[in-house]
């Protein structure tokens, strides 16, 4: 450097829930906490929400991502360790 892999070892991340903060909401951040995970980064698909906007008699219903989810799927890139 290339390739195969996650058995082991050293470690890593952190669901639900709680507190505080933030957001229109979905959700997110920090701390606690561990259900589990290879579950590191990235928004193509899918899914969630609908402030503003549209429709409307209507602030209702409905439509709508520019918002969100990487622990939904697929893919790209990357880290540690081991083998060849």
């Nucleotide at each position: 450097a290339u390739u195969u892999g996650u058995a082991a070892a050293g470690g890593g991340c952190a669901a639900a829930c709680c507190a505080c903060a933030u957001g229109a909401a979905a959700g997110u951040g920090u701390g606690g906490g561990a259900c589990g995970c290879a579950a590191g980064u990235c928004a193509u698909g899918a899914u969630c929400u609908a402030c503003a906007g549209g429709u409307c008699a209507a602030u209702a219903c409905c439509c709508c991502a520019g918002g969100a989810u990487a622990g939904c799927a697929a893919g790209a890139c990357u880290g540690c360790c081991a083998g060849a």
Description:
This is a predicted structure of an 84-nucleotide RNA (c-di-GMP-I riboswitch aptamer) from Nitrosomonas sp. The sequence was found by an Rfam model in a public genome assembly. It matches the Rfam family "c-di-GMP-I riboswitch aptamer". From the family's description: GEMM was predicted in a large-scale screen for bacterial structured RNA regulatory elements. Genes associated with GEMM are involved in a diverse array of functions, including chemotaxis regulation, signal transduction, secretion and chitin. Model confidence (mean pLDDT): 85 of 100.